[in-house]
Context: one part of a larger RNA
Molecule: large-subunit ribosomal RNA, domain IV
Organism: soda lake metagenome
RNA sequence: CCGACGUUAGGGAAUUCGGCAAUAUUAGUCCCGUACGUUCGCAAUAAGGGAUGCCUGCCUUUGACGAGGCAGGUCGCAGUGACUUGGGCGCUCCGACUGUCUAGUAACAACACAGGUGACCGCAAAUCCGCAAGGACUCGUACGGUCACUGAAUCCUGCCCAGUGCGGGUAUCUGAACACCUGGUACAACAGGACGAAGGACCCGUCAACGGCGGGGGUAACUAUGACCCUCUUAAGGUAGCGUAGUACCUUGCCGCUUCAGUAGCGGCUUGCAUGAAUGGAUGAACGAGAGCGCCGCUGUCCCAACGUUGGGCCCG
Numbered sequence: 001c002c003g004a005c006g007u008u009a010g011g012g013a014a015u016u017c018g019g020c021a022a023u024a025u026u027a028g029u030c031c032c033g034u035a036c037g038u039u040c041g042c043a044a045u046a047a048g049g050g051a052u053g054c055c056u057g058c059c060u061u062u063g064a065c066g067a068g069g070c071a072g073g074u075c076g077c078a079g080u081g082a083c084u085u086g087g088g089c090g091c092u093c094c095g096a097c098u099g100u101c102u103a104g105u106a107a108c109a110a111c112a113c114a115g116g117u118g119a120c121c122g123c124a125a126a127u128c129c130g131c132a133a134g135g136a137c138u139c140g141u142a143c144g145g146u147c148a149c150u151g152a153a154u155c156c157u158g159c160c161c162a163g164u165g166c167g168g169g170u171a172u173c174u175g176a177a178c179a180c181c182u183g184g185u186a187c188a189a190c191a192g193g194a195c196g197a198a199g200g201a202c203c204c205g206u207c208a209a210c211g212g213c214g215g216g217g218g219u220a221a222c223u224a225u226g227a228c229c230c231u232c233u234u235a236a237g238g239u240a241g242c243g244u245a246g247u248a249c250c251u252u253g254c255c256g257c258u259u260c261a262g263u264a265g266c267g268g269c270u271u272g273c274a275u276g277a278a279u280g281g282a283u284g285a286a287c288g289a290g291a292g293c294g295c296c297g298c299u300g301u302c303c304c305a306a307c308g309u310u311g312g313g314c315c316c317g
Stems, first nucleotide, its partner, number of pairs: 001312008010303002014301001019298001028052005037042001039152001053074009075079001087296007094288002099111002115150007127136003154282003158213003163210002165206005172201003180193004214232005241275001242272001253269005
């Protein structure tokens, strides 16, 4: 000097990106008591407060062991005396939850999930593996199976079928080869015609299919704004909600709360660069080794370091 431990006056997060780290605090059992919220199950050991050893006598209960209680006494700084042994509360985001995951840098908001919806399939089925024989689903049969999306519950899920898909239809058009007809060739080759499947053109349907949901102009008796009207590209022109968002460039938006001081956090407003409804929208109790913020308690994180134990480094031999 370093590592691993232990203790620390006074202060108590001033440290730091951040209470990271540190049994520092709390802790067992009994009694009392317990809020907001809520899907009425929870929240909840909420929070908060009191008691706790030993001895003597008695009571209740038991077959007994034990268990519970009352009265009195007594010791210590301290009675869950060591060991064992939850710090707590509040606001917001995300995911409903228990669960799963990158064996060896990621445990999460990712995956899954119950629930919701759509599509295909009547079984010698649909889907999948195999060149095939054959096999899985299945010794199952639509209250079933397969595929896809969403992701508990609650309130809901708007407009667009023009494009691309998918399904259906079709008088007509297009549409290969073989066979057919005509020409040609001593035979052929070849040329033309006619016929005409699927598919396409054409028509219809379909968005919890892939996806999309603008711009310009005018308008109310102060001004401002625009309920209202017109128009264009290309089908429609963002509804309910939510909103400076895990989405907002400008941006540390503006107002309020919190702090002496708040690019953080929360609540509002909201003209949203570029929110938005199962690519789900908005909520939401419980839950979370998830993300952000605050308060109380507590502390060597710090002011500011000191001492001790132990193992090394280092020095001498």